This is a predicted structure of a 1502-nucleotide RNA (small-subunit ribosomal RNA) from a marine sediment metagenome.
The coordinates come from a structure-prediction model, not an experiment, and the mean pLDDT is 82.
Its Rfam family is "Bacterial small subunit ribosomal RNA".
RNA sequence: UCCGGUUGAUCCUGCCGGACCCGACUGCUAUCGGGGUGGGACUAAGCCAUGCAAGUCUAGGGUACCUAGAGGUUUCCUCUAGGUACCCUGGCGCACGGCUCAGUAAUACCCGGUCAACCUGCCCUCGGGCGGGGGAUAACCCCGGGAAACUGGGGCUAAUCCCCCAUAUGCGAGGGUGUCUGGAACGACCCCUCGCAGAAAGCCCUUCUGGGCGCCCGAGGAUGGGACCGGGGCCCAUCAGGUAGAUGAGGGGAUAAAAACCCCUCAUGCCGAUAACGGGUACGGGCCGUGGAAGCGGGAGCCCGGAGAUGGGCCCUGAGACAAGGGCCCAGGCCCUACGGGGCGCAGCAGGCGCGAAACCUCCGCAAUGCGCGCAAGCGCGACGGGGCCACCCCGAGUGCCUCCCGCUGAGGGAGGCUUUUGCCCAGUGUAAAAAGCUGGGCGAAUAAGGGGAGGGCAAGGCUGGUGCCAGCCGCCGCGGUAAAACCAGCUCCCCGAGUGGUCGGGACGAUUAUUGGGCUUAAAGCGCCCGUAGCCGGCCUCGCAAGCCCCAGGUUAAAUCCAGCCGCUUAACGGCUGGGCCGCCUGGGGGACUGCGAGGCUAGGGGGCGGAAGACGCCGGCCGUAUUCCCGGGGUAGGGGUGAAAUCCGUUAAUCCCGGGAGGACGCCCAGUGGCGAAGGCGGCCGGCGAGUACGCGCCCGACGGUGAGGGACGAAAGCCGGGGGAGCGAAGGGGAUUAGAUACCCCCGUAGUCCCGGCCGUAAACGAUGCGGGCUAGGUGUUGGGCAGGCUUCGAGCCUGCCCAGUGCCGUAGCGAAAGCGUUAAGCCCGCCGCCUGGGGAGUACGGCCGCAAGGCUGAAACUUGAAGGAAUUGGCGGGGGGGCACCACAAGGGGUGGAGCCUGCGGUUUAAUUGGAGUCAACCCCUGGAACCUUACCGGGGGAGACAGCAGGAUGAAGGCCAUGCUGAAGACAUUGCCAGACGAGCUGAGAGGAGGUGCAUGGCCGUCGCCAGCUUGUGCCGUGAGGUGCCCUGUUAAGUCAGGGAACAAGCGAGACCUCCGCCCCUAGUUGCCAGCGGGCCCCGCGAGGGGCGCCGGGCACUCUAGGGGGACUGCCGCCGAUAAGGCGGAGGAAGGAGGAGGCGACGGCAGGUCAGUAUGCCCUGAAUCCCCCGGGCCACACGCGGGCUACAAUGGGGGGGACAGCGCGUACCGACCCCGAGAGGGGAAGGUAAUCGCUAAACCCCCCCUCAGUUGGGAUCGAGGGCUGAAACUCGCCCUCGUGAACCUGGAAUCCCUAGUAACCGCGCGUCAUCAACGCGCGGUGAAUACGUCCCCGCCCCUUGCACACACUGCCCGUCGCUCCACCCGAGCCGGGCCCAGGUGAGGCCCUGUGUGGCACCCUUCGGGGUGUCAUGCGGGGUCGAACCUGAGCCUGGUGAGGGGGGAGAAGUCGAAACAAGGUGUCCGUAGGGGAACCUGCGGACGGAUCACCUCC
Repeated sequence: UCCGGUUGAUCCUGCCGGACCCGACUGCUAUCGGGGUGGGACUAAGCCAUGCAAGUCUAGGGUACCUAGAGGUUUCCUCUAGGUACCCUGGCGCACGGCUCAGUAAUACCCGGUCAACCUGCCCUCGGGCGGGGGAUAACCCCGGGAAACUGGGGCUAAUCCCCCAUAUGCGAGGGUGUCUGGAACGACCCCUCGCAGAAAGCCCUUCUGGGCGCCCGAGGAUGGGACCGGGGCCCAUCAGGUAGAUGAGGGGAUAAAAACCCCUCAUGCCGAUAACGGGUACGGGCCGUGGAAGCGGGAGCCCGGAGAUGGGCCCUGAGACAAGGGCCCAGGCCCUACGGGGCGCAGCAGGCGCGAAACCUCCGCAAUGCGCGCAAGCGCGACGGGGCCACCCCGAGUGCCUCCCGCUGAGGGAGGCUUUUGCCCAGUGUAAAAAGCUGGGCGAAUAAGGGGAGGGCAAGGCUGGUGCCAGCCGCCGCGGUAAAACCAGCUCCCCGAGUGGUCGGGACGAUUAUUGGGCUUAAAGCGCCCGUAGCCGGCCUCGCAAGCCCCAGGUUAAAUCCAGCCGCUUAACGGCUGGGCCGCCUGGGGGACUGCGAGGCUAGGGGGCGGAAGACGCCGGCCGUAUUCCCGGGGUAGGGGUGAAAUCCGUUAAUCCCGGGAGGACGCCCAGUGGCGAAGGCGGCCGGCGAGUACGCGCCCGACGGUGAGGGACGAAAGCCGGGGGAGCGAAGGGGAUUAGAUACCCCCGUAGUCCCGGCCGUAAACGAUGCGGGCUAGGUGUUGGGCAGGCUUCGAGCCUGCCCAGUGCCGUAGCGAAAGCGUUAAGCCCGCCGCCUGGGGAGUACGGCCGCAAGGCUGAAACUUGAAGGAAUUGGCGGGGGGGCACCACAAGGGGUGGAGCCUGCGGUUUAAUUGGAGUCAACCCCUGGAACCUUACCGGGGGAGACAGCAGGAUGAAGGCCAUGCUGAAGACAUUGCCAGACGAGCUGAGAGGAGGUGCAUGGCCGUCGCCAGCUUGUGCCGUGAGGUGCCCUGUUAAGUCAGGGAACAAGCGAGACCUCCGCCCCUAGUUGCCAGCGGGCCCCGCGAGGGGCGCCGGGCACUCUAGGGGGACUGCCGCCGAUAAGGCGGAGGAAGGAGGAGGCGACGGCAGGUCAGUAUGCCCUGAAUCCCCCGGGCCACACGCGGGCUACAAUGGGGGGGACAGCGCGUACCGACCCCGAGAGGGGAAGGUAAUCGCUAAACCCCCCCUCAGUUGGGAUCGAGGGCUGAAACUCGCCCUCGUGAACCUGGAAUCCCUAGUAACCGCGCGUCAUCAACGCGCGGUGAAUACGUCCCCGCCCCUUGCACACACUGCCCGUCGCUCCACCCGAGCCGGGCCCAGGUGAGGCCCUGUGUGGCACCCUUCGGGGUGUCAUGCGGGGUCGAACCUGAGCCUGGUGAGGGGGGAGAAGUCGAAACAAGGUGUCCGUAGGGGAACCUGCGGACGGAUCACCUCC
């Protein structure tokens, strides 16, 4: 104090995740010590073997033994005293301490009060007392029963055991006079009368006098309790009504005590939205965890309180219990048994089983603290004090330090030295005894480091190997599909450290529950609207009160905990002392501003009155009008209607159409408007009636009467429902026609409910301003409606214009707000009051429950499960069957010529094959890889052969490698094998490692290229705007081929592109003149001519004028004129000019995209191969052929074909070459050969022109195919070359759908050169020759650029995405039922307790007595009766809840299933909401509504 995750990027909303702390468990690991109110709490308050956990006492009785003494009947007995042990009676204790947290939401707890409604053993203080008498019983003895547990009878005896009498006293009733406490007597004290009840105990010591411990009564105290009241603290309203002892009264009972605690009678109350009742959960608090705090969570352990003791109920005793180691009963469980009966209760300490992820020793001691008993000594105590086990928590310490050497400055290792906490040994101290600790001595670096992580968040690898969407990792985002910083390892590094990680839970983070401290136009969120109940809130002034509020004081808030200081353990943890604090509550005193309460007043809020006013405000009634439809009559004739086009349909029985008349229902043109009215829904012809609201004006009235509003109530479009009417048009459903792959739709023709009216339901909508209501405050501008006031004009009319005020309704806009869009006095600004609502998406507005409805359905409204996002606004792109502007012959149009048909050539696919090597795949692969492959090329196939640098090991003078005859093998071969010879040091068998690879990966790359792009764009600096992505500049207008330029503009500039530039061509000039040229001059040769003369040949001299060559320069700039435009840029026309507005053509290809192409041109990472995927050779294949596609060639003919003759280029190329010329050959060609290393020599035209033939024919078109002969290249033309000649003479008679190129020296046609090349051109690249047609022009088709718009797209429309169906998995809902649990009601049975009562027996006391006994009281006990409470069990009904369930239902999830194409761009029928019907499905249609609809146009406003 945040960080990661929605996007291409941004801001916001929002959730998920991370980092932190705490608890429990757990993995790996582990040296020591101290401290701890850590350790079977979480699950089974499940069950328990064994031992221990409560006794003690000179009060008394007894038995046994010991000691001492005395006595006697003296191996022994008795008595007395003391001691020990045991039993019994009695007293006190056992109600404490210890354990647990099941139950409990109040009978509990906490805080504060009350008891005038109570009790209190032992303890303390004060006062008084302790007189007399009697009785029983245990132990013990005797006799029984029983297996046992235990128990019965008889007999003896004591007391601090029990009883009676007395006194004190108490209780009840009545009376009396006062006193005291107190807020108040019903209390206390005193006196009198009556009745009833009614105390006591002794013992010890002793110096014999006292002392001590007790006992009884009364009063007070202290302590401990009991009861009551107020306040406080969990969830669910899908729990809304609960209640019969229920609420109260009178009387009574019970209790220590108030009270409906219980009973009788009477009354009918009482509780509840401030949450009763019900359900779920839960011991409460001090405190504990976390947090800055508020808060949230916990409440095991320690302390206080409560509750419980196997489940449930009851009781005795007692001061105290309804009693954990007391009793009784029921239930369930266990044990013993002789079967007749008995016994037990670890939620005490240990320990066991079970349960579980989960938790210790059947230890020591009463030395300390404390408790019980006791006079005390003392005894007892699993309370407690100690030890043991467990890293459970906290704290502390350590695992060493130094030097040198080896090693890479490493990792590691070695040597030496130092220190000694800890460790080991010894002694002392310590302790109840030990242990630890402490002190001293000795030994000795010895005894001691791990866990997690290294893609981001998040600290630490761009290391290596393995793996290859596998195995796996991952909290979240995400990694892994052959170079993985993310998996598994190695190395290295990081963090913490005796620990470190993981899982689950809690807190914080989260201002994601917002009191502090959030939101609701569009992200989730304003109820459809109004009225109004409770509640909450409330104007100005005065007075009073003092509840809130503030101040002071007192009490309380236990201790521990917390904070501060000091102190004690070596320090710390821990502990002690002192102080503070514990945010709270109560009481007393004070204050009086504010809130509140009471009283009085006011008028600014609100309401009323009066006045004139506007209005589609509501309801009812009446009336009117146009149109549609139907009917009647008339006119009229063949069509009408409908659509994109049609058809169904209507029409000769006369339609449509026109005229007239009538019927009926619905509706209400113009006016009409961001206009008006209404709370909303909604409201529109005219008139009337009834009703309601509103604004304005008025110093008239009331006097805070107000605001909001949970529940509640009224209203509430359309559709829908019920009953009754009505029915013209329209029109769900339905029928038919079209469209279509289909068409349950869109379009068309019909058409039923419905739409309309009356009455009654429904209660929902995008019921929207997606904006709750009321009030106050905070710049303006400009429209408009109503009212008022004022001014001006006036054709005077309720007229026109203007200003101001109030109220309404629009637009723009300041501050401010907002994530932004936007809002902005009609707030979404700044404040106040009140209500409603939200809390990630889906599941789902679903299920269940409840309420409402006739139904449809509505309102309320979850969870499991699932998911890492779902969203809002804006940005940049891309896209649109959106718009605007501009452009292009790889667009159209106007044209020209083709392709698509044929044959052939060629490339590709496919097929075939041993192989037909491979790449390229719309434009932008397909005569492409310059790829015309006979061998070579060559990468493919078949066969044969060759080859391992370097290192280690093995081998080798017992001879390695190499060479060779013969034979075998082989297509052939000293390649190999056999044998032999020669030879003389290496060799390559194994392991590694190499060379090489046209083996893989162009999705690892460089480089190069294609393409968008015949485009005009792409950016930057500074400034400005925006939270930001980003925008601006680059926009707008005009213009251009152009982001070309001009003007405007928060932009100003700049860069890469365009242009400029470079090359070629077109005109002129200069320079230069061989190999080029020849006008003029001279010469020569040739031809014609008698000659004059003419012509030809650059042949020579000469010249360089011209052409040409190749270097330089000029020229063109919208410069000039006119018009258009804005005066600009520029455009149009003209002049001049060889040329115009870019003169023609090319080179040059912005930022970038296409994971475009190429690992096969080369380069290159990685992988693979490595004696084969390397290298060589031979042969074959790349040339296959039923087919499909692309590019070409030749044609189909007369603008032609054939024959003969004749003419004119340019680019280039040439020494293994071009080859003139001559000869031979019919020709291809052959034989010679000059010249040429080239402006010198050579290769060189065809179309064209002239003449002749052909005459429309599959031909004299066309030349395929095949045959024969020949030539050339080459080792070699079989597969598989080219050429010549002869013969053969196929398809083809202009090419379907479709499609390509081209705007001028272009298309078309014609040939030539070069590249490749031994040979081969129908290919590619160039060159010249001949030489058109058409273009109004446009954005209609295909595309491109700019602006704008919509978007749910961003892998970017080949996008995204919806629903049914099918398959798998998961959780859930319904479900005939079935099984269980809890609660409740009714009835029944009913253990046992308690109360009352009868009767019998016994004891005691008293009285009477005839002494036999009787009576009364009391105690104990047996049997019986009645009443009451009542555990438990049985039966039946109901409610809640859990499990299970044939089957049914939807939902979620799941790499590539099916059908369609609903939504997103006008998504191709705009979308969505409500409702209704229909349909395989998304959906479609009707009605009403919203805009959260694109586009164009119109109106209005700004």